This is a predicted structure of a 475-nucleotide part of an RNA (small-subunit ribosomal RNA, 3' major domain) from an uncultured bacterium.
Context: one part of a larger RNA
RNA sequence: UGACGGGGGCCCGCACAAGCGGUGGAGCAUGUGGUUUAAUUCGACGCAACGCGAAGAACCUUACCUGGCUCGAAAUGUACAGGAAUCCGGUAGAAAUAUCGGCGUCCCGCAAGGGACCUGUAUAUAGGUGCUGCAUGGCUGUCGUCAGCUCGUGUCGUGAGAUGUUGGGUUAAGUCCCGCAACGAGCGCAACCCUUACUUCCAGUUGCCAUCAUUCAGUUGGGCACUCUGGCAGAACCGCCUCGGAUAACGGGGAGGAAGGUGGGGAUGACGUCAAGUCCUCAUGGCCUUUAUGUCAAGGGCUACACACGUGCUACAAUGGUCGGUACAAACCGUCGCAAACCCGUGAGGGGGAGCUAAUCGGAAAAAGCCGACCUCAGUUCGGAUUGUAGUCUGCAACCCGACUACAUGAAGCUGGAAUCGCUAGUAAUCGCGGAUCAGAAUGCCGCGGUGAAUACGUUCCCGGGUCUUGUACA
Numbered sequence: 001u002g003a004c005g006g007g008g009g010c011c012c013g014c015a016c017a018a019g020c021g022g023u024g025g026a027g028c029a030u031g032u033g034g035u036u037u038a039a040u041u042c043g044a045c046g047c048a049a050c051g052c053g054a055a056g057a058a059c060c061u062u063a064c065c066u067g068g069c070u071c072g073a074a075a076u077g078u079a080c081a082g083g084a085a086u087c088c089g090g091u092a093g094a095a096a097u098a099u100c101g102g103c104g105u106c107c108c109g110c111a112a113g114g115g116a117c118c119u120g121u122a123u124a125u126a127g128g129u130g131c132u133g134c135a136u137g138g139c140u141g142u143c144g145u146c147a148g149c150u151c152g153u154g155u156c157g158u159g160a161g162a163u164g165u166u167g168g169g170u171u172a173a174g175u176c177c178c179g180c181a182a183c184g185a186g187c188g189c190a191a192c193c194c195u196u197a198c199u200u201c202c203a204g205u206u207g208c209c210a211u212c213a214u215u216c217a218g219u220u221g222g223g224c225a226c227u228c229u230g231g232c233a234g235a236a237c238c239g240c241c242u243c244g245g246a247u248a249a250c251g252g253g254g255a256g257g258a259a260g261g262u263g264g265g266g267a268u269g270a271c272g273u274c275a276a277g278u279c280c281u282c283a284u285g286g287c288c289u290u291u292a293u294g295u296c297a298a299g300g301g302c303u304a305c306a307c308a309c310g311u312g313c314u315a316c317a318a319u320g321g322u323c324g325g326u327a328c329a330a331a332c333c334g335u336c337g338c339a340a341a342c343c344c345g346u347g348a349g350g351g352g353g354a355g356c357u358a359a360u361c362g363g364a365a366a367a368a369g370c371c372g373a374c375c376u377c378a379g380u381u382c383g384g385a386u387u388g389u390a391g392u393c394u395g396c397a398a399c400c401c402g403a404c405u406a407c408a409u410g411a412a413g414c415u416g417g418a419a420u421c422g423c424u425a426g427u428a429a430u431c432g433c434g435g436a437u438c439a440g441a442a443u444g445c446c447g448c449g450g451u452g453a454a455u456a457c458g459u460u461c462c463c464g465g466g467u468c469u470u471g472u473a474c475a
Stems, first nucleotide, its partner, number of pairs: 001475002003472003007469007015459002019423005026314008034305002042053002064300003067296003076124008087102006106115003127289002130287003136283002138278003141274001143272001148187006154163003167178003193266004198234002201231004207224003212221002237260001240254005316416001320375007332363003337356002342351003382413001387408007429451007
């Protein structure tokens, strides 16, 4: 100087407390461990591995297993030999491929020869998702959006170092004020950026409809008031009033205001820590491999199953279930596409193909909600696992191993031990909608809106962090 303390002081955080909803029990989905296996490819392991890499394993992917090939699946150069390339057929085979036969004979040039492409041999090389993340770059996680981390000059100290950065207040903040052997400065904080909330103005189609006609319908004429869209501006600054305070910084209350004290949300992550993660995105040193650790195709595996754990979904019901009627979103996607009307089918879906490169057409029905009817506390009209049969769709192909539909079946489960998680407001809870990936395949992920709470006395305690101080046999 740090680090540590079941030392102390001050302060903060859904850290506790106060509340609401879960997990832990059940069934299923998914990841992991273990076991099994020819293989069940590899990585990730407290927080910070375990719905993680993987925004999507039937083939492909694919790295694994079984079986073939050897200048090689792809790339470059040199030398020699041969031939256009390619296509078709037979045989062997799971295919890759091997072999036989056939069609065919490029361009420039009179020719010699040259060029492009292909094959073979030789060689220099290729190749490697092989090893080392403890050789590395790059990228990322974490402490933590915590308020810290430093420097120049000066001063103090023999020196390591100290001071500044400590102190009194204050703040979300090393934020600001005051004081001070310090005076300044940098990286962080804040602001500048995006979005959301309000408004003037500009613009008015594909959007909108108050007035005037018109229609089944903003449908058409008409209009751009309004809504909305999207562009330029404005608006919030403790600016105003009052009280407290050192007259300061600032804090409490109030007015006005769409918004009030950082308005809400996002992006933004200092010096560093964990030899944290990644050599399987990529790049790269070294090592290893070269008839194999390279490469090719078919099939299998990554989907196994006495078991254990994590993360989720669905429930156990009446604030509910079923049936009928009826209302209101936002965001987004669509030409290799979205697909309406209409017809067929109980349905998944099929036929059909208008319109749309989209404020124009389509996906599109929002659901919870509201109105009415039934169910009456039961393993049930709760719950839907499992299984049987028959189907639909995608796709060369759904056996291993897809999703969906119909009929039948109708398991566990009656609110979950110890323990443990999330959340402070348009949040939790609950309800549906969309997108990426994608031929097909979400209960995951990323977004969107609808309905919409309870509680916070407080900081004694648990956890993590900041700061000052103290002790130390630690560095």
The full RNA is in RNAcentral, with records from ENA and SILVA. The prediction has a mean pLDDT of 82.